[in-house]
Molecule: transfer RNA
Organism: Candidatus Gottesmanbacteria bacterium UBA6580
């Protein structure tokens, strides 16, 4: 150099052209004498970066940039 996957809350992950969701995690509050369990809520994300199509983009396209594979 070519070629493939990949990049989404703190972490592991869906997701799909119509303003993002799971599970764990953190807070707060109920329960208890008290801890853990358990309930109930809540915060928490310019969906890697630019650009381009499109009424409309996390998603389609193209070009970076990082991660992993693979070939000369």
């Nucleotide at each position: 150099g070519c070629c493939c996957g990949g990049a989404u809350g703190g972490c592991u992950c869906a997701g799909u052209g119509g303003u993002a969701g799971a599970g764990c995690g953190a807070g707060u509050u109920c329960u208890u004498g008290g801890u853990a369990a358990g309930a109930a809520c809540u915060a928490g994300g310019u969906c890697g970066c630019g650009a381009g199509u499109c009424c409309g983009a996390u998603u389609c396209u193209c070009g970076c940039u990082c991660c992993g594979g693979g070939c000369u």